[in-house]
Molecule: transfer RNA
Organism: Pseudomonadota bacterium
RNA sequence: GCGGGGUUAGUUCAGCCGGUAGAACGUCGGUCUCCAAAACCGAAUGUCGAGGGUUCGAGUCCUUCACCCCGCG
Numbered sequence: 001g002c003g004g005g006g007u008u009a010g011u012u013c014a015g016c017c018g019g020u021a022g023a024a025c026g027u028c029g030g031u032c033u034c035c036a037a038a039a040c041c042g043a044a045u046g047u048c049g050a051g052g053g054u055u056c057g058a059g060u061c062c063u064u065c066a067c068c069c070c071g072c073g
Stems, first nucleotide, its partner, number of pairs: 001072007010025004019056001027043005049065005
């Protein structure tokens, strides 16, 4: 330099053919308990890596860039 994959909640990851973002774990609160753990109930949290474009509407499509992983030279 070229090709491919990835970047979404604190962490690990979903998100189908574009329709207004979710699970698990963790955290916090409650019930229970002498206390704690476990169990059960409830709650909070996202500029969806950054910029631009298309569209009525973008996590999703197009484009440039950054970073990570794999391969080729």